[in-house]
């Protein structure tokens, strides 16, 4: 330099024809307990790596850029 994959909550990941963004774990609150853990119930946490475009509408499609990983030279 070329090719490919990945980037979504604090962490691990879903989101499979474009239609209001989810789960598990972690955190916090409450109940239970003499207390802790465990268990049960609930709450909060994201403008989806950055920018632009297409569209009534983009996590998803197109282009550019960044980071990580792999391959080729």
């Nucleotide at each position: 330099g070329c090719c490919g994959a990945u980037a979504u909550a604090g962490c691990u990941c879903a989101g499979u024809u474009g239609g209001u963004a989810g789960a598990g774990c972690a955190a916090c609150u409450c109940a239970u307990u003499c207390g802790u853990a465990a268990u049960g119930a609930g709450u909060a946490g994201g403008u989806c790596g950055g920018g632009a475009g297409u569209u009534c509408g983009a996590g998803c499609c197109u282009c550019c850029c960044u980071a990580u990983c792999g391959g080729c030279u």
This is a predicted structure of a 73-nucleotide RNA (transfer RNA) from Candidatus Melainabacteria bacterium MEL.A1.
RNAcentral records the identical sequence in 3 taxa.
Model confidence (mean pLDDT): 82 of 100.
Rfam family: tRNA. The family's RNA type in Rfam is transfer RNA.
The RNAcentral record of the sequence draws on ENA.
The organism belongs to Candidatus Melainabacteria, within Bacteria.